Bacterial large signal recognition particle RNA, 265 nucleotides, folded computationally. The sequence was found by an Rfam model in a public genome assembly. It matches the Rfam family "Bacterial large signal recognition particle RNA". Rfam describes the family as follows. The signal recognition particle (SRP) is a universally conserved ribonucleoprotein involved in the co-translational targeting of proteins to membranes.
RNA sequence: CCGCGCUAUGUGGGGAGCUAGCGGUGCCCUGUCGCCUACAAGCCGCUACAGUAGGACAGAAUACCGUCCGAGGUGCGUCGUAUGGAAGGCAGUUGCCGUUAAGUGACGUUGAUUUUAAGGUCUUGUGCAACGUUGGGCUGUGAACCGUGUCAGGGCCUGACCGCAGCAGCACUAAGCGGAUUCCGGCGUGUGAUGCAAGGUAGCUUUAGAGGAGUUAACUGACGGACGAACGCUUCGGUAUGUCGUAUCGGAGACGGUUGCGCGG
Numbered sequence: 001c002c003g004c005g006c007u008a009u010g011u012g013g014g015g016a017g018c019u020a021g022c023g024g025u026g027c028c029c030u031g032u033c034g035c036c037u038a039c040a041a042g043c044c045g046c047u048a049c050a051g052u053a054g055g056a057c058a059g060a061a062u063a064c065c066g067u068c069c070g071a072g073g074u075g076c077g078u079c080g081u082a083u084g085g086a087a088g089g090c091a092g093u094u095g096c097c098g099u100u101a102a103g104u105g106a107c108g109u110u111g112a113u114u115u116u117a118a119g120g121u122c123u124u125g126u127g128c129a130a131c132g133u134u135g136g137g138c139u140g141u142g143a144a145c146c147g148u149g150u151c152a153g154g155g156c157c158u159g160a161c162c163g164c165a166g167c168a169g170c171a172c173u174a175a176g177c178g179g180a181u182u183c184c185g186g187c188g189u190g191u192g193a194u195g196c197a198a199g200g201u202a203g204c205u206u207u208a209g210a211g212g213a214g215u216u217a218a219c220u221g222a223c224g225g226a227c228g229a230a231c232g233c234u235u236c237g238g239u240a241u242g243u244c245g246u247a248u249c250g251g252a253g254a255c256g257g258u259u260g261c262g263c264g265g
Stems, first nucleotide, its partner, number of pairs: 001265006009058003012030004020047005035055005063258006072249006079242005085236004090232001092231002096225005102220003105216003114210008122199006128192002130189007138179004147172004155164002
């Protein structure tokens, strides 16, 4: 040095997360010629030799170590954007009120603002009507005795006539209790397209006149005022995302190094 058979070992790695820690299952990145079965997130298996159990294959290079580079992940910070939270402050925007009348609109010579007269609306009194209530009148009923009339029978008086009181019955009636509402009177009224009289005259309105060009303030604008809910403003901290910086881990790749035993040639 070559061949054969073994053994250590290997048959993916990494990031975040989880965990006392390690590995795995799940997520993400990367790589592949490069194992299989069972287990497992209110988890599973282990303990610094840190998945366990069983099987298969490779096996001293497809093993192991170091350096460089670097896909990608993560932490922190600067700046920006978006979003929601807390506290504060102002009155800029929106919204509200008033004034104005530059613009738009609407009304106006088929006559605006203004002005005159009369009426209505308003106030007082009163009449009428309506409604309510009450009284009268009408009508029914209405008294064991203590209401009236008539009073059978019976009673009292008397020698007798006469006379007297009088229950029941009948009739009537007082108080009372009801009814009807055509009538009469009184009182009342959030009643009336109602009559009469007086008053009032600010506004509105109707009619008849005078006069002859403005009136209005809906929208925009201008000015002033009040308010503070929202937006906007300030501070604090949160979340998401982007940029830059920094720290850390780091797949694949490149380079360098290390590696056992036996037999035979």